Predicted 3D model of a 319-nucleotide RNA (Bacterial RNase P class A) from a bovine gut metagenome.
RNAcentral holds the sequence, with entries from MGnify.
Rfam family: Bacterial RNase P class A. From the family's description: Ribonuclease P (RNase P) is a ubiquitous endoribonuclease, found in archaea, bacteria and eukarya as well as chloroplasts and mitochondria. It is annotated as a ribozyme. Gene Ontology terms of the family: tRNA processing, dimeric ribonuclease P complex and ribonuclease P activity.
[in-house]
């Protein structure tokens, strides 16, 4: 120095609160509970197609329940190196690239050459794109030859777009050898291409009884819109029920061993049951031990990613 973990207070007694249990007793905030950035479980519109709008993604190959995520590899970049990071489908559909600048899918402001005019300073024609200047970027780079003067004009070594043949790889792609041309960049500019997606969201939902009215093809529904299919309801009163109960924690759960796979991860056995609050609980005091505290408090659950983090420790690598 890089990259990957652990831990981030334990024990014991007294007293106090939540809950679950008749009662002995049992359990009681995090690695991010943060952000609300993704993606689902789950509820509600009865369920589905197929088009028009939007909206995500964006190199291969694999994991998963998905995902813009996590493994592995390939292309670029970064760095003396371990290693990091990714702006990574198309520029030969078509638009566009502000300012500046003579010119940004082209074009001559200064110069340079040269011919003619002029007393001279100059001006006018014609060639040029090596030199300057603007700019993020301006006829592909240095050499040499060539020319009035330059220029891929033309010639040796490179770059860059494509194409073709050999060989490796599942592939993205590498390496060799040749052709062919030098307007190349920018799509995280509109755009085009392939492939994906219904909205709302636990402040979702759901839970009691009498009596009426009205609808058979008219209406209403089917969560951006149109079409097709498809279903069947809509309304009006009384009475109690409530600020109650379910949803509300048993899960794509978690640990430990093996077995596959580089890994991500899966499989198979054994074991286990870790708050469920609702004006919102987990605190006080002692004693030990300690390096002892940063960043911080569940509100349906769960896989990630992002930011924040005192102290202390452990493995592997690299200078």
């Nucleotide at each position: 120095g890089a990259u990957g973990g652990u831990u981030g207070g334990a024990c014991a007694g007294u007293u106090g609160c939540g809950u679950a249990g008749a009662a002995a007793u049992g359990c009681g905030a995090g690695g991010a509970a943060a952000g609300u950035c993704c993606g689902g479980g789950c509820a509600u519109c009865a369920c589905a197609g197929g088009g028009c709008a939007g909206g995500g993604u964006g190199c291969c190959g694999g994991c998963u329940a998905a995902c813009g995520g996590c493994c592995g590899g390939u292309g670029g970049a970064g760095g003396c190196g371990a290693c990091u990071c990714u702006a990574a489908g198309g520029a030969a559909a078509g638009u566009g690239c502000a300012u500046a600048g003579a010119a940004a899918u082209a074009u001559a402001c200064c110069g340079c050459a040269u011919a003619g005019c002029u007393g001279a300073c100059g001006c006018u024609g014609u060639g040029u794109a090596a030199g300057g200047g603007u700019g993020g970027a301006a006829u592909g780079g240095c050499g040499a030859g060539g020319u009035a003067a330059g220029a891929g004009c033309u010639c040796a070594c490179c770059g860059c777009a494509u194409c073709c043949a050999u060989a490796g790889g599942u592939a993205a792609c590498u390496a060799u050898g040749g052709g062919c041309g030098c307007a190349g960049g920018c799509a995280a500019a509109c755009c085009c291409c392939a492939c994906u997606c219904g909205a709302u969201g636990c402040a979702a939902g759901g839970u009691u009884u009498u009596u009426g009215g009205u609808a058979a093809a008219a209406g209403g529904a089917u969560g951006g819109u149109c079409c097709c299919g498809u279903c069947c309801g809509c309304u009006a009163a009384u009475a109690g029920g409530a600020a109650a109960c379910c949803g509300c924690u048993g899960g794509a759960g978690c640990a430990u061993a093996u077995c596959g796979g580089u890994a991500a991860c899966g499989g198979u056995a054994u074991g286990u049951c870790g708050a469920g609050a609702u004006a919102g609980a987990u605190a006080a005091c002692u004693g030990u031990c300690g390096a002892a505290u940063a960043c911080a408090g569940a509100a349906c659950c769960c896989g990630g990613c992002u930011u924040a983090u005192a102290g202390a420790u452990c493995a592997u690598c690299u200078u």